[in-house]
Context: one part of a larger RNA
Molecule: small-subunit ribosomal RNA, 3' minor domain
Organism: Candidatus Kaiserbacteria bacterium CG10_big_fil_rev_8_21_14_0_10_49_17
């Protein structure tokens, strides 16, 4: 390399990272219930021997729902990046409807429209009249 400029978003391709997430797997701490060893204790019986039976407590085990921590993960959504893909042209000049903030609705996409606010907007040259 200076408008044959710059530049925005969707879509398409590839790469990367992070988060969400049904489900699955494993672990932790408990809860409820079931079962219940040893043993303490209580009761009954007795052949009076802690002998038999039973009750409370009770380790381990089982069932259930929930909780928590990891791992994995269908799926969905965005993010970042990448010379030469697609569609348009939103912004930068008054960018061809000034732009921007908030908000509502709408639209392939940049966006558009309404309401409200800001100036971080250009223009206001000339003529006539009025005022200072």
């Nucleotide at each position: 390399c200076a408008c044959c400029g710059c530049c925005c978003g969707u879509c398409a391709a590839c790469u990367c990272a992070a988060g969400g997430a049904a489900g699955c797997u494993g672990g932790g701490a408990g809860u409820a219930c079931c079962c219940g060893a040893a043993g303490u204790u209580c009761g009954u019986c007795c052949u009076c021997g802690c002998g038999a039976c039973g009750g409370c407590c009770g380790a381990a085990g089982g069932u259930a729902a929930a909780u928590u921590c990891a791992g994995u993960a269908a799926c969905a959504g965005g993010g970042a990046g990448u010379a030469a893909g697609u569609c348009g042209u939103a912004a930068c000049a008054a960018g061809g409807c000034a732009c921007g903030g908030c908000u509502a609705g709408c639209g392939g996409a940049a966006g558009c429209u309404g309401g409200u606010c800001g100036u971080g907007g250009a223009u206001c040259a000339a003529u006539u009249c009025c005022a200072a």